[in-house]
């Protein structure tokens, strides 16, 4: 340069293919238990889904385009 996988809570990932209430697991914060802590129950908070724009009544999921990683192949005076 070309092709592909990937970027969704503080980390780790599901959903995307067939458009319709954004989940799960850690971890965090609170309550139960505890003499206290850890565990274990039980409840919460926490999301501009990479960034821009397009279709649509409605986009994580489709459509351009763009940026970051990861591989493969080419090029390599």
């Nucleotide at each position: 340069g070309u092709c592909g996988g990937g970027g969704u809570a503080g980390c780790g990932u599901a959903g995307c293919c067939u458009g319709g209430u954004a989940g799960c697991g850690c971890g965090c914060c609170a309550g139960a238990c505890u003499c206290a802590u850890a565990u274990u129950c039980u409840g919460g908070a926490g999301g501009u889904c990479g960034u821009g724009g397009g279709u649509u009544c409605a986009a994580a999921g489709c459509c351009c385009a763009u940026c970051c990683c990861c591989g493969a192949c080419a090029c390599c005076a």

A computed fold for a 77-nucleotide RNA from a Candidatus Aenigmatarchaeota archaeon, annotated as transfer RNA. Its Rfam family is "tRNA". Its family is annotated with triplet codon-amino acid adaptor activity in the Gene Ontology. Rfam classes the family as a transfer RNA. Model confidence (mean pLDDT): 85 of 100.